GlmS glucosamine-6-phosphate activated ribozyme aptamer, 162 nucleotides, folded computationally. Model confidence (mean pLDDT): 78 of 100. It was read from a public genome assembly, where an Rfam model found it.
RNA sequence: AAUGAGGUCAAAGCGCCUGAACCCAGUAUGGUUUUCAUCUUGGGUUGACGAGGAGGGGGUUUAUCGAGGUUUUCGGCGGAUGCCCCCCGGUGCCCACCACCGUGAGAAAGCCUUUAAAAGCAGGCAGCAAUGCCUGUCACAAAGGGGCUUUUAGUGGAGUUU
Numbered sequence: 001a002a003u004g005a006g007g008u009c010a011a012a013g014c015g016c017c018u019g020a021a022c023c024c025a026g027u028a029u030g031g032u033u034u035u036c037a038u039c040u041u042g043g044g045u046u047g048a049c050g051a052g053g054a055g056g057g058g059g060u061u062u063a064u065c066g067a068g069g070u071u072u073u074c075g076g077c078g079g080a081u082g083c084c085c086c087c088c089g090g091u092g093c094c095c096a097c098c099a100c101c102g103u104g105a106g107a108a109a110g111c112c113u114u115u116a117a118a119a120g121c122a123g124g125c126a127g128c129a130a131u132g133c134c135u136g137u138c139a140c141a142a143a144g145g146g147g148c149u150u151u152u153a154g155u156g157g158a159g160u161u162u
Stems, first nucleotide, its partner, number of pairs: 014078004019074001020046007028038003049066003055087006088102005094157004106152009120137007
């Protein structure tokens, strides 16, 4: 360095499953030729598609945006970059308060920019199956961020062009 086997970590629109739905196997009951229906036991599958989002501490919990769908993206649990308070920091010349922000650090408008993914179509792999995963192809957002231009940014105090 290459190859093979096993294990751990790896996640943060993320993880999980006692409800539910679905699949497989079995028991029982009913009709019965296969088989079907119901009950029940065990095992399994599904259970949110990406974009965006982190100064530090504490608190809190249905924490932003759209896509798809309308049989489960239902229901529930946990977490979380949301929000609130304090500290630190930034903008408003300096200081204090105040307002808005978080190191790309005030606000607004215009223009430009920032690869959506699932889905669909075609094929492959694993599984008895439900279903999962992979490859190729083709699209389609919104919010937020960035760049440029323009406009705009309170009260008090000190200083006197910084």